[in-house]
RNAcentral holds the sequence, with entries from MGnify.
The RNA shown here (SAM riboswitch aptamer (S box leader)) has 101 nucleotides and comes from uncultured Dialister sp.
Taxonomically the source falls in Dialister (Bacteria, Bacillati, Veillonellales, Veillonellaceae).
RNA sequence: CUCAUCCAGAGCAGCAGAGGGAAAUGGCCCGAUGAAGCUGCAGCAACCAUUCCAUAUAGGGAAAAGGUGCUAAUUCCAUCAGCAAGGUGCUGGCAGAUGAG
Repeated sequence: CUCAUCCAGAGCAGCAGAGGGAAAUGGCCCGAUGAAGCUGCAGCAACCAUUCCAUAUAGGGAAAAGGUGCUAAUUCCAUCAGCAAGGUGCUGGCAGAUGAG
């Protein structure tokens, strides 16, 4: 840089000791009944890899040993644009995350 996905799902223990929810602003939350981080074990999911059907492709199913990822809240929400409405809802974008190339 390109492509795909992001309203589903899944936590305990030990160490540690005050922050955390990507960044900025605002909001709203989590946290001494223990945050971040590290370790162990467990789990979720099914991107790669495996396998079956189909096959020019696309596509659909199975399984979960391996490579990643993930395990509060939609990617916690808004921010930019549009539409509908009337102080809310929807769609898209930006940014970000993950995987593959």